[in-house]
RNA sequence: GGUACCCGCGAAGUCUAAUUAGAUUUUGAGGAAAGUCCGGGCUCCACAGGGUAGAAUGCUUGGUAACACCAAGGCGGAGAAAUCCGAUGGAAAGUGCAACAGAAAGUAAACCGCCAGCUGCGCUGGUAAGGGUGAAACAGUGAGGUAAGAGCUCACUCAAAGUCAGAGUGAUUUGACUUUGCGGUAAACCCCAUUCGGAGCAAGAUCAAAUAAGGUGAGUUGAAGCGACCCGCAGAUCACCGGGUUGAUCGCUAGAGGUUUCUGGUGACAGAAAUCCAAGAUAAAUGGGUACCGGGGACAAUAGUCCCUACAGAACCCGGCUUA
RNA sequence: GCGAGAUAGCUCAGGCGGUCAGAGCGUCGGAUUCAUAACCCGGAGGUCGAGAGUUCGAGUCUCUCUCUCGC
Numbered sequence: 001g002g003u004a005c006c007c008g009c010g011a012a013g014u015c016u017a018a019u020u021a022g023a024u025u026u027u028g029a030g031g032a033a034a035g036u037c038c039g040g041g042c043u044c045c046a047c048a049g050g051g052u053a054g055a056a057u058g059c060u061u062g063g064u065a066a067c068a069c070c071a072a073g074g075c076g077g078a079g080a081a082a083u084c085c086g087a088u089g090g091a092a093a094g095u096g097c098a099a100c101a102g103a104a105a106g107u108a109a110a111c112c113g114c115c116a117g118c119u120g121c122g123c124u125g126g127u128a129a130g131g132g133u134g135a136a137a138c139a140g141u142g143a144g145g146u147a148a149g150a151g152c153u154c155a156c157u158c159a160a161a162g163u164c165a166g167a168g169u170g171a172u173u174u175g176a177c178u179u180u181g182c183g184g185u186a187a188a189c190c191c192c193a194u195u196c197g198g199a200g201c202a203a204g205a206u207c208a209a210a211u212a213a214g215g216u217g218a219g220u221u222g223a224a225g226c227g228a229c230c231c232g233c234a235g236a237u238c239a240c241c242g243g244g245u246u247g248a249u250c251g252c253u254a255g256a257g258g259u260u261u262c263u264g265g266u267g268a269c270a271g272a273a274a275u276c277c278a279a280g281a282u283a284a285a286u287g288g289g290u291a292c293c294g295g296g297g298a299c300a301a302u303a304g305u306c307c308c309u310a311c312a313g314a315a316c317c318c319g320g321c322u323u324a
Numbered sequence: 325g326c327g328a329g330a331u332a333g334c335u336c337a338g339g340c341g342g343u344c345a346g347a348g349c350g351u352c353g354g355a356u357u358c359a360u361a362a363c364c365c366g367g368a369g370g371u372c373g374a375g376a377g378u379u380c381g382a383g384u385c386u387c388u389c390u391c392u393c394g395c
Stems, first nucleotide, its partner, number of pairs: 001293007009028009030311001034322002037320005042200004049231004054196005059073005074088001075086004089191002094189002096185002111131002113127006139157006158181010204250004214241005225233002257276008294309006325395006333349004342380001351367004373389005
């Protein structure tokens, strides 16, 4: 944990006695009710307005009430494969950052080495092939070329951007041509695209009670309000002191509801039909005992004996995520 | 329902990513004193609440948990 019996607790109904008691029937936690991390419904703020700021999201297409969710795909990575993982726009718009080491950390650079000259053990110049440093060092291989070298030139390859054509709804991809060799970081500022008004059931509505006597200040030269600011709207009360009331009902659970079948769709999901109604509190109920069974653990060769019974727990309601 | 925080034994800096882990009090040792305190000198003491991620590099940035506090 399951079944049976017994004893209790909350809620609703019925009956009896007759006003708070008894009897009886029905019903009474979850996959996460949790964290409050997202998204919506609902309610109020005037009708939810415009702009700025701010925040969030970030490949594409679809699903959905909506989403930081889900599905299918693209791309990248891991793997022999099945498969799994990815906060996955832009670094070729701009600004910034890169400790230590290293010559040099991004349009600049000569430490060693190589070459030339002057000349002898140094100085001047050339050189990014080689060494060394680092997480990261300016595309790779070969040939030509040169004093030595270097995309300096050539061939092939690699990568990127653009144009055209083909495939695809699209992300993207294939081919041809042209140009180039441009490093990293946006969970740094930023740019681009899209989305977001605020508060929350202590929202809010109704009834009852109270809002007394009184004092201070600001207001039609525009208060409070529209919960960042400005505009715009709106149009007469507002703030403080002092004192008073701080009860009840509704909102409240029938809903983007559950189950089964069929249909459409690769799928998320959608549609139709049938069927079911399942907590609603005061913050507080939802438990315990016995027997048998199930599961786990310890001892034991077995039989058996003993112990334990996961995580946790509604509070306006749903869809997700995360954690247990 | 809403918000803030966790860094040495205690109270707090550091939030702009790097050799940046620091201050005061406390504690330990020394010196001083007849002795103690104060003053003076020196030292130890930290997985920056936990776990992942971004990055070459995380106390710092992002996410998820845990705990504490406030309305």

Model confidence (mean pLDDT): 76 of 100. This is a predicted complex of two RNAs, RNase P RNA and transfer RNA, with 395 nucleotides together.